[in-house]
């Protein structure tokens, strides 16, 4: 310097153009003397800007962050 890959609640992953989904953590509520455990129901997320589209997490770009390669 020049290539390539990832970037989705708090955390680990789904999710290939049409209302973002599960686990756990979390909140409240049953239950119990009190917790934990279970059960029930809630919050809360697409890494920035731009573009293409009726419609973008999806495509295109350019910017950040991290990683991996070649010097």
């Nucleotide at each position: 310097a020049g290539g390539g890959g990832u970037g989705u609640c708090g955390u680990a992953u789904a999710g290939u153009g049409g209302u973002a989904a599960u686990a756990c953590a979390u909140g409240a509520g049953c239950c119990u003397c009190c917790a934990a455990a279970g059960c029930u129901u809630g919050u809360a997320a697409c890494g920035a800007g731009g573009g293409u589209u009726c419609g973008a997490u999806u495509c295109c770009u350019u910017c950040c962050a991290c990683c991996c390669c070649u010097g």